Description
Predicted 3D model of a 690-nucleotide part of an RNA (large-subunit ribosomal RNA, domain II) from a fermentation metagenome. It matches the Rfam family "Bacterial large subunit ribosomal RNA". The full RNA is in RNAcentral, with records from SILVA. The coordinates come from a structure-prediction model, not an experiment, and the mean pLDDT is 85.

Context: one part of a larger RNA
RNA sequence: ACCGGCGAGUUGUGGCAGGAUGCGAGGUUAAGGACCGGGAAGGUCCGGAGCCGGAGGGAAACCAAGUCUGAAGAGGGCGAAAUAGUAUUCUGUUGCAGACCCGAAACCAGGUGACCUAUCCAUGGCCAGGAUGAAGCGGAAGUAAAAUUUCGUGGAGGUCCGAAUCCACCGUUGUUGAAAAAACGGGGAAUGAGCUGUGGAUAGGGGUGAAAUGCCAAUCGAACCUGGAGAUAGCUGGUUCUCCUCGAAAUAGCUUUAGGGCUAGCCUCGGGAAAGAGACAUGGAGGUAGAGCACUGAAUGGGCUAGGGGGCCGACAAGCCUAUCGAACCCUAUCAAACUCCGAAUGCCAUGGUCUUGAUUUCCGGGAGUCAGACUGCGUGAGAUAAGUUUCGUGGUCAAAAGGGAAACAGCCCAGAUCAACAGCUAAGGUCCCAAAGUACAGGUUAAGUGGGAAAGGAUGUGGGAUUGCACAGACAACCAGGAUGUUGGCUUAGAAGCAGCCAUACAUUGAAAGAGUGCGUAACAGCUCACUGGUCAAGUGGUCCUGCGCCGAAAAUGUCCGGGGCUAAAACCUGUCACCGAAGCUUUGGAUUGUCAUGGAUUAACAUGACAGUGGUAGAGGAGCAUUGUAUACUGGCAGAAGCCAUACCGGAAGGAGUGGUGGACGGUAUACAAGAGAGAAUGCCGGU
Numbered sequence: 001a002c003c004g005g006c007g008a009g010u011u012g013u014g015g016c017a018g019g020a021u022g023c024g025a026g027g028u029u030a031a032g033g034a035c036c037g038g039g040a041a042g043g044u045c046c047g048g049a050g051c052c053g054g055a056g057g058g059a060a061a062c063c064a065a066g067u068c069u070g071a072a073g074a075g076g077g078c079g080a081a082a083u084a085g086u087a088u089u090c091u092g093u094u095g096c097a098g099a100c101c102c103g104a105a106a107c108c109a110g111g112u113g114a115c116c117u118a119u120c121c122a123u124g125g126c127c128a129g130g131a132u133g134a135a136g137c138g139g140a141a142g143u144a145a146a147a148u149u150u151c152g153u154g155g156a157g158g159u160c161c162g163a164a165u166c167c168a169c170c171g172u173u174g175u176u177g178a179a180a181a182a183a184c185g186g187g188g189a190a191u192g193a194g195c196u197g198u199g200g201a202u203a204g205g206g207g208u209g210a211a212a213u214g215c216c217a218a219u220c221g222a223a224c225c226u227g228g229a230g231a232u233a234g235c236u237g238g239u240u241c242u243c244c245u246c247g248a249a250a251u252a253g254c255u256u257u258a259g260g261g262c263u264a265g266c267c268u269c270g271g272g273a274a275a276g277a278g279a280c281a282u283g284g285a286g287g288u289a290g291a292g293c294a295c296u297g298a299a300u301g302g303g304c305u306a307g308g309g310g311g312c313c314g315a316c317a318a319g320c321c322u323a324u325c326g327a328a329c330c331c332u333a334u335c336a337a338a339c340u341c342c343g344a345a346u347g348c349c350a351u352g353g354u355c356u357u358g359a360u361u362u363c364c365g366g367g368a369g370u371c372a373g374a375c376u377g378c379g380u381g382a383g384a385u386a387a388g389u390u391u392c393g394u395g396g397u398c399a400a401a402a403g404g405g406a407a408a409c410a411g412c413c414c415a416g417a418u419c420a421a422c423a424g425c426u427a428a429g430g431u432c433c434c435a436a437a438g439u440a441c442a443g444g445u446u447a448a449g450u451g452g453g454a455a456a457g458g459a460u461g462u463g464g465g466a467u468u469g470c471a472c473a474g475a476c477a478a479c480c481a482g483g484a485u486g487u488u489g490g491c492u493u494a495g496a497a498g499c500a501g502c503c504a505u506a507c508a509u510u511g512a513a514a515g516a517g518u519g520c521g522u523a524a525c526a527g528c529u530c531a532c533u534g535g536u537c538a539a540g541u542g543g544u545c546c547u548g549c550g551c552c553g554a555a556a557a558u559g560u561c562c563g564g565g566g567c568u569a570a571a572a573c574c575u576g577u578c579a580c581c582g583a584a585g586c587u588u589u590g591g592a593u594u595g596u597c598a599u600g601g602a603u604u605a606a607c608a609u610g611a612c613a614g615u616g617g618u619a620g621a622g623g624a625g626c627a628u629u630g631u632a633u634a635c636u637g638g639c640a641g642a643a644g645c646c647a648u649a650c651c652g653g654a655a656g657g658a659g660u661g662g663u664g665g666a667c668g669g670u671a672u673a674c675a676a677g678a679g680a681g682a683a684u685g686c687c688g689g690u
Base pairs, nucleotide, nucleotide: 001690002689003688004687005686006685011097012096013095014094015093016092017091018090019089020088021087022086023085026052027051028050032046033045034044035043036042056063057062066078067077068076069075100238101237103235107228108227109226110225111224112223118202119201120200121199122198123197124196125195126194127192129161130160131159132157136153137152138151139150140149141148165189166188167187169186170185171184172183173182204220206216207215208214213222241625242624243623244622245621246620251264252263253262254261255260265370266369267367268366269365270364271363272362273361276357277356278355279354280352281351282350283349284348290342291340292339296336297335298334301331302330303329307325308324309322310321311320312319373398374397375396376395377394378393379392381390382389403414404413405412418591419590420589421588423587424586425585429581430580431579432565433564434563438578440577441576442575443574444573445572451567457552458551461549462548463547464546465545466544467543468542469541470540478536479535480534481533482532484509485508486507489503490502491501515530519528520527592615593614594613595612596611597610598609599608600607626679628676629675630674631673632672633671634670635669636668637667644663645662646661647660648659650657651656
């Protein structure tokens, strides 16, 4: 890992609701007893204690169809006046119990452990060899005597080197190991706080600890074993056959509450009532969007002007001035969720001799689940007018929804799957090939592969429109020619001559035209050029604004990449038209089933037929069945072959059920009713096998 077996809402006793049955203003026995019986199985009969109901009100005494409150013949509360209960049983659910199953870490009690290890006690044992050479002592030197020095002797030391022994610092190997801590090679201590044998002591709210929370039998922030014990687990996981009907929630309030609860909301089942929804009309309440500045505040410029500052003047007072500050007022221009003189659209409420819909709405009772929601459109807040962010409101979808489209893609677009069909029509989206359907039609646009990613900003890209200049008395572009004179304007300056700078520049002359000069250039001149003019040529040529489609701006990490191929009078974009494809949508044909209604059958029920409307579905509610084991009754099969097992193209809407053959070798089956150790794929499930 697979296969097989086992494996989870049970039982007792109370409550509530519903169904069934008995009796009924009543219903009913419990413990216990007697009898029958082979029986501690079971049955029958006693047993009226007790319980529920038949009357309530009050805290109670108490009173009573009333009673309590109260001073009350008041008022008010709860009752009566429309009387149905009760016992048993089944189903659902719930209280108490382990209460659907498995699962803690822990807590407590009583015991077992110091053969491991920590420390201690008693009694034994062990430490090759070598080195160093303390004190003391002796000799000599030395001294007044000492001190001291030196040579010997001596053999001290948590001394040195190094085996045994003990340890465990480094490396390698080992890592399903030879080993649940080792091996190998180095390493440390090795007369000491040394190592070690045997016997003994200390025990878990404890011991021991040269102290690491270390160690106390491979277990230690509190050992192990058994018990309390099925501790508790608002947590995780698991919870076993089928079909049919309906079908949620992820919200509010409260919560030592926030991943848990309770009540309400939303679902379902039973019973009752007679309302419900939409449209239209009419009548209402309201202060949002917008707008506004009349209030409250914010806030632009100016005017005017109390008051303050400054200046002048001045004995004081007064006066005058002010490009200074400035309330109020006026004009002007604005802003506001907590501003409003105003003020919608929607939505909401109500009414109705209206219309539509067709079974929604509501009440009582049984049973739930839900309290993490997600994205998307619109309207707000928070944030950065960030987030696949967060908080609300209001729709949608997903959740609990499959199908078609968006290449792929819960939440987007289309559309809600009862079943079958080698029938048809459509939606979104598409129609060159992959790939079903137009290489469709008409008219435009784009040249960027734009399409097939993006901004500020930039540009003689190109289409359409508007407007305004110049132009056959010749424009625009090009070419030829001119582009002068006073004058080198004045000033400045070393110089300044059109062209460093300042001033003037509508100076004047000649002329077809020519600036006191557009740019290059010189040290300054010179030189080139432009404006402007004539000629050649010959018909359009400039400016501005609006708008369609394009261009640049445009850098990312594995290979280019519109889904791909590929596409350019398109297979791109815009406008219009027709056709076709395209889904589980709709239709057609046939079948199943649910609800309602009608008809038939004896009225209901069951049944048959028909009509109409339905039949996606998680949590969940309700209904109907299949299968397994056993019991009771009736029937029935089997050695001429039961169960079980193997094979099989049969039947049924499913769970499932037969038939036949083989194997097997002795027990099964059907009908009805009843009772359950009653259905396995999951629980890192348990046991076994391979």